About this RNA:
The RNA shown here (SAM riboswitch aptamer (S box leader)) has 101 nucleotides and comes from Alterileibacterium massiliense. The sequence is in RNAcentral, with records from MGnify. Model confidence (mean pLDDT): 86 of 100. Rfam family: SAM riboswitch aptamer (S box leader). Rfam's curators write: The SAM riboswitch is found upstream of a number of genes which code for proteins involved in methionine or cysteine biosynthesis in Gram-positive bacteria.
RNA sequence: CUUAUUAAGAGCGAGGAAGGGACGGGCCCUGUGAACUCGCGGCAACCACGAGGAAUACUUCGAAGGUGCCAAUUCCCGCGGCUAUUAUGCCGGCAGAUGAG
Numbered sequence: 001c002u003u004a005u006u007a008a009g010a011g012c013g014a015g016g017a018a019g020g021g022a023c024g025g026g027c028c029c030u031g032u033g034a035a036c037u038c039g040c041g042g043c044a045a046c047c048a049c050g051a052g053g054a055a056u057a058c059u060u061c062g063a064a065g066g067u068g069c070c071a072a073u074u075c076c077c078g079c080g081g082c083u084a085u086u087a088u089g090c091c092g093g094c095a096g097a098u099g100a101g
Base pairs, nucleotide, nucleotide: 001101002100003099004098005097006096011040012039013038014037015036019029020028021027023078024077025076026075041070042069043068046066047065049062050061051059052058074095079092080091081090082089
């Protein structure tokens, strides 16, 4: 850079000490211990693999491998459109995240 997904799902222990939720604004989480590291456990099913299949299609299938993930919709909004007694709702986009290339 390209592309797919992004409303579901899944936590305990030890160390560690004050921060964390990308960024800005909100709003939250946190000494009933944050980040981070390790152990174990789990979720998912993107890649690989297996199963089914004539198949390089496909799949309400499996999950021992490679990633990823395990507060809140990607926590919400951030640009634009529609709706609207300006509140709300919906759609698209940007940005971010993760996989694959």